Formats: sequence, structure tokens, C1' cells
RNA sequence: GGGCCUAUAGGUAAGGGGUAUACCGCAGCAUUCGCAUUGCUGAGUCCCGAGUUCGAUUCUCGGUAGGUCCA
Repeated sequence: GGGCCUAUAGGUAAGGGGUAUACCGCAGCAUUCGCAUUGCUGAGUCCCGAGUUCGAUUCUCGGUAGGUCCA
């Protein structure tokens, strides 16, 4: 320098055009003398820019970061 892959909540992942989801974690409430467990409730997320579209996390292009292979 080039090819390919990846980027979603604090963490690990699903979702591939129409209000973004699960588990763990976090907060509150109940339970307990208290802690833990358990149950209920809640907050919190699409790497950046542009394009296409009525509508983009999703499709296209570029950038950034990471992984892998070639030189």
C1' cells in the first nucleotide's frame, strides 16, 4: 500500500427499511432484624459525515477505529 470482515445500552449479542430487543450489570419498590436470593418496575444504546428514500441502525459512498490475509 491492497483484499476481506467487524463497529448497536456499562458488558456480551440479536435485529438488514416503518416507535431497537434479550441476558448480565445499574437504580427503585416488595420480601428479610440485616445481607443474599426471588418477584415487580424503571433509566440507559445504533462509530462519524454525505447520498438514496415519505421514512436509514438497516441500502450506497467516503472517513475513523479494530481484526485478519497478501505484499

Predicted 3D model of a 71-nucleotide RNA (transfer RNA) from a Candidatus Woesebacteria bacterium. Its mean pLDDT, the model's own confidence on a scale to 100, is 84. The sequence was found in a public genome assembly. It matches the Rfam family "tRNA". Gene Ontology term of the family: triplet codon-amino acid adaptor activity. It is annotated as a transfer RNA.